A computed fold for a 482-nucleotide part of an RNA from an uncultured bacterium, annotated as small-subunit ribosomal RNA, 5' domain.
Its mean pLDDT, the model's own confidence on a scale to 100, is 86.
Rfam family: Bacterial small subunit ribosomal RNA.
Context: one part of a larger RNA
RNA sequence: GGAUGAACGUUGGCGGCGUGCCUAAUACAUGCAAGUCGAACGAAGACUGUAGUAAUACUGUCUUAGCGGCGGACGGCUGAGUAGCGCGUAGGAACAUACCCCAAAGUGAGGCAUAACCGCCCGAAAGGGUGGCUAAUACCGCAUAUUGUCUUCGGAUGAAAGCUUUUAGCGCUUUGGGAAUGGCCUGCGUUUGAUUAGCUAGUUGGUGAGGUAAGGGCUUACCAAGGCGAUGAUCAAUAGCUGGUUUGAGAGAAUGAUCAGCCAGACUGGAACUGAGACACGGUCCAGACUCCUACGGGAGGCAGCAGUUGGGAAUUUUCCACAAUGGGCGAAAGCCUGAUGGAGCAACGCCGCGUGCAGGAAGAAUGCCUUCGGGUUGUAAACUGCUUUUAUGUGCGAAGAAUAUGACGGUAGCAUAUGAAUAAGGGUCGGCUAACUACGUGCCAGCAGCCGCGGUCAAACGUAGGACCCAAGCGUUAUCC
Numbered sequence: 001g002g003a004u005g006a007a008c009g010u011u012g013g014c015g016g017c018g019u020g021c022c023u024a025a026u027a028c029a030u031g032c033a034a035g036u037c038g039a040a041c042g043a044a045g046a047c048u049g050u051a052g053u054a055a056u057a058c059u060g061u062c063u064u065a066g067c068g069g070c071g072g073a074c075g076g077c078u079g080a081g082u083a084g085c086g087c088g089u090a091g092g093a094a095c096a097u098a099c100c101c102c103a104a105a106g107u108g109a110g111g112c113a114u115a116a117c118c119g120c121c122c123g124a125a126a127g128g129g130u131g132g133c134u135a136a137u138a139c140c141g142c143a144u145a146u147u148g149u150c151u152u153c154g155g156a157u158g159a160a161a162g163c164u165u166u167u168a169g170c171g172c173u174u175u176g177g178g179a180a181u182g183g184c185c186u187g188c189g190u191u192u193g194a195u196u197a198g199c200u201a202g203u204u205g206g207u208g209a210g211g212u213a214a215g216g217g218c219u220u221a222c223c224a225a226g227g228c229g230a231u232g233a234u235c236a237a238u239a240g241c242u243g244g245u246u247u248g249a250g251a252g253a254a255u256g257a258u259c260a261g262c263c264a265g266a267c268u269g270g271a272a273c274u275g276a277g278a279c280a281c282g283g284u285c286c287a288g289a290c291u292c293c294u295a296c297g298g299g300a301g302g303c304a305g306c307a308g309u310u311g312g313g314a315a316u317u318u319u320c321c322a323c324a325a326u327g328g329g330c331g332a333a334a335g336c337c338u339g340a341u342g343g344a345g346c347a348a349c350g351c352c353g354c355g356u357g358c359a360g361g362a363a364g365a366a367u368g369c370c371u372u373c374g375g376g377u378u379g380u381a382a383a384c385u386g387c388u389u390u391u392a393u394g395u396g397c398g399a400a401g402a403a404u405a406u407g408a409c410g411g412u413a414g415c416a417u418a419u420g421a422a423u424a425a426g427g428g429u430c431g432g433c434u435a436a437c438u439a440c441g442u443g444c445c446a447g448c449a450g451c452c453g454c455g456g457u458c459a460a461a462c463g464u465a466g467g468a469c470c471c472a473a474g475c476g477u478u479a480u481c482c
Base pairs, nucleotide, nucleotide: 001482002481003480004479006478007477008476009475010474013354014353015352016351017350018349019347020346021312027309028308030307031306032305035070036069037068041066043064044063045062046061047060049058050057051056077265078264079263086190087189088188089187090186091185092184095182096181097180100178101177102176103175104174105173106172107171108142110140111139117132118131119130120129121128122127148157149156150155162170163169191237192236193235198228199227200226203225204224205223206222207221208220209219210218240262241261242260243259244255245254246253247252267288268287269286270285271284290301291300292299293298318344320343321342322341326340327338328337329336330335357387358386359385360384368377369376370375392419393418394417395416396415397414401409426471427470428469429468430467431452432451433450437466438465439464440463441462447454448453
């Protein structure tokens, strides 16, 4: 000198674009953040119409608790753990893939239940038990088999579901291919410590078996005794990694906020279930700590989602608006949901831009300060004269972003017009480094200070004043990096 997710002091006019718990992965009140589909299904309720004297029957519309399907494995947050094939890069072979695209074939005939509902019962509640009824794209056989799997090549085995405004369309089953995604393996790279020198029994390899979507000590039985290590094993400490960011002429050094890719975690520890996919943030079970409810028998919870609270801290925002746009889930669609996202609010936290007037105006008012008392300086500065209106305030018009309809932002941006210099300047420094000096006060005191150092009676270094210098809506200080 540059830089910062900064903080502190002081000052503060506006706009645009960004950024905003770096500390306690502390604990959390409240609200919201993942639903959707009646064009899979039975049922209930409301309304309406037709027939009927009525009971009732049928048709249509709407709502939905339940069953069922798809989605809750994405999106969002955090960085505790991890020195690891975790990440980066370059390769590899023994794999999987719901939704999407392409192709081939099929979609026949049946059956058993169960929730909802009704009755009874238990419980304070959370919830549960029992009997009876019912449906399906829920569940289970049978048939068929283009292809598929297994095979001793003889054969064996394995599917399906319907809905519909019935032209058509959406589905379902099997198989092959694609797209993209993911799992696995390997070479190389990836912090510090030897005041850590030896480490290792599923350990290293083989055979058989099991397991997985898949290779493999992944697991197991047996056999062998291997494997790693001063080119640093093991142990300990620290740490998410990268694209990048900061600095630097570069080499390099430091760093890993925001944005993007990957990984890991979801109160702590463990486990599996479902599923194409999880060993699952807003799912389940077990254990633990904590908090809450309780009729003491028993139950409920998990903000490292968005706001917000508490605590910690030098320190970090609103319990806002909208699904209008982009994107996501479901749905045939209308649409519903979406604290993703789009926006607004707060904060000079950062960068950039603009303004706080412009021109004229005296050998030069007044004031302040200095003075050799002549004057000098403040200083064209002010007053005064003329001008302008960025900004401000008032009024009117008023977007793009949206496709044909739909705009949260927002009566916003912008445009026009009126008023009137009107609304708007501070901070630090002035001994040298380092741009900028005098007076008074103080008297090794009070104090200053980044280093050198200054102050003990003429201090350009302390304090005040005048003047000057440097930056400027900022200016300084502190911390950290180059």